[in-house]
RNA sequence: GCCUUGGUGGCUCAGUUGGUAGAGCGUGAGUCUCAUAAUCUCAAGGUCGUGAGUUCGAUCCUCACCUAGGGCA
Numbered sequence: 001g002c003c004u005u006g007g008u009g010g011c012u013c014a015g016u017u018g019g020u021a022g023a024g025c026g027u028g029a030g031u032c033u034c035a036u037a038a039u040c041u042c043a044a045g046g047u048c049g050u051g052a053g054u055u056c057g058a059u060c061c062u063c064a065c066c067u068a069g070g071g072c073a
Base pairs, nucleotide, nucleotide: 001072002071003070004069005068006067007066010025011024012023013022019056027043028042029041030040049065050064051063052062053061
């Protein structure tokens, strides 16, 4: 330099032929207990890597860039 895969709550990961983004763990509160843990319930937390384009509408399609892994030279 070229090719390829990924980037989504604090962490690990889903997601959709384009239509208001979810789970588990974690965190906080409550429940229970003499108490702690566990159980159960509820809540907060995301400008979906950045910027543009297409579209009535983009996490999803197109382009460029940033970044991480792999391959070739």
Description: This is a predicted structure of a 73-nucleotide RNA (transfer RNA) from Strigamia maritima. Rfam family: tRNA. Taxonomically the source falls in Strigamia (Eukaryota, Eumetazoa, Bilateria, Pleurostigmophora).